[in-house]
RNA sequence: AGGGCGGGCCGGGCGACCGCGGGCUGGCAACGGCCUGAGGAACGUCCGAACUGCACGGGUCAGGGCGCCGGCUAACGGCCGGGUGUCGCGGGCUUAAACCCGCGGCAACGGAAAGUGCCACAGAAAACAAACCGCCCCGAAAGGGGUAAGGGUGAAACGGUGGUGUAAGAGACCACCGCCCCGCGCGGCAACGCCGGGGGCACGGCAAACCCCGCCCGCAGCAAGGCUAAAUAGGGGAGCGUUGCUCACGGCCCGGAGCGCUCCCGGGUAGGCCGCACGAGGCGGCUGGAGACAGCCGUCCCAGAUGAAUGGUCGCCGCCCGCUCUGUCGGCGGGUACAGAAUUCGGCGUACAGGCCCGCCCUCGCA
Numbered sequence: 001a002g003g004g005c006g007g008g009c010c011g012g013g014c015g016a017c018c019g020c021g022g023g024c025u026g027g028c029a030a031c032g033g034c035c036u037g038a039g040g041a042a043c044g045u046c047c048g049a050a051c052u053g054c055a056c057g058g059g060u061c062a063g064g065g066c067g068c069c070g071g072c073u074a075a076c077g078g079c080c081g082g083g084u085g086u087c088g089c090g091g092g093c094u095u096a097a098a099c100c101c102g103c104g105g106c107a108a109c110g111g112a113a114a115g116u117g118c119c120a121c122a123g124a125a126a127a128c129a130a131a132c133c134g135c136c137c138c139g140a141a142a143g144g145g146g147u148a149a150g151g152g153u154g155a156a157a158c159g160g161u162g163g164u165g166u167a168a169g170a171g172a173c174c175a176c177c178g179c180c181c182c183g184c185g186c187g188g189c190a191a192c193g194c195c196g197g198g199g200g201c202a203c204g205g206c207a208a209a210c211c212c213c214g215c216c217c218g219c220a221g222c223a224a225g226g227c228u229a230a231a232u233a234g235g236g237g238a239g240c241g242u243u244g245c246u247c248a249c250g251g252c253c254c255g256g257a258g259c260g261c262u263c264c265c266g267g268g269u270a271g272g273c274c275g276c277a278c279g280a281g282g283c284g285g286c287u288g289g290a291g292a293c294a295g296c297c298g299u300c301c302c303a304g305a306u307g308a309a310u311g312g313u314c315g316c317c318g319c320c321c322g323c324u325c326u327g328u329c330g331g332c333g334g335g336u337a338c339a340g341a342a343u344u345c346g347g348c349g350u351a352c353a354g355g356c357c358c359g360c361c362c363u364c365g366c367a
Base pairs, nucleotide, nucleotide: 001363002362003361004360005359006358007357008356009355010354012317013316014315015314016313017312018311020037021036022035023034024033025032026031039338043349044348046347047346048345049344050343051221052220053219054218063217064216065215066214067213068082069081070080071079072078083109084107085106086105087104088103089102090101091100092099110212111211115210116209117206118205119204132151133150134147135146136145137144138143159177160176161175162174163173164172178201179199180198181197182196183195185194186193187192225274226273227272228271235265236264237263238262239261240260244259245258246257247256281300282299283298284297285296286295287294288293318336319335320334321333322332323331324330
């Protein structure tokens, strides 16, 4: 210098004019003044909570979610640390591998010797064994028998490598590696690791298939919910009036009910206000911790709309790209993303022009 992997961060600056939301304020008014006004994701609305209303005696079932271990947190399916598996890179042993060590990525990572089910295509054969090619033996041949080492199929083929052995082969036997069981040995809080002994090796895979085990879970969401409250219509109560009409009642009288008038009360709609901006808050420092994080001190106040503001134009400067130039300077042209609050907070996921920083690995060059 180039390439790769991993982590963190920024994501325009200044000025002028015009305009908009919110707060305070001057003025009788017209009209002013001052302050303030998006993001790292405000996004998706996928998880977890706060808050609010409703429901709620306990248990069980159903249904849903989560699932290695330890920790953090208000909580979580999040984060941190660790373990295991797998993949990549580098190194060691080796003829080469298997294997071991280091670093990094990824993981719905409880259970497949409780039961049921499934394993497409290909392939001879897909779970209990099995002979398509090949190899070996017998045979003239047809064919018969042996063989799972080699080929071929597949996502997956009944331990791997090397040797002994054999007609050819095979854990049939041996060495190393792997695997299983035991010790309840040693280390670790644990997941797990290590060591020793035993066993030739049985027990294929899938639980983001049913299922089993363990843990957790009421429902709805700020259009939650609360306060206030016109007009119109309707409801309840009190009073007034017997002048009129209707009813119980065939007639008359008293009394009653309704219609009528006046006043009051309550529900509820539009509208208004609250919820709603001091919070699991931001920034800085110190301390504890490996870290997520926690504690203490200091400091700051940081949008609140409801057809919904946060914008536009211009100038100068950044940054990037292209052309011109041997190159620098300079000049010209172009670009400057994704997006955008709506109850709030913690996460995750996704989008993003351009740029910066840190760590590790590889290659090349120079000293």
Bacterial RNase P class A from a bacterium, 367 nucleotides, folded computationally. The coordinates come from a structure-prediction model, not an experiment, and the mean pLDDT is 80. Of the family's consensus pairs, 94% are formed in the model.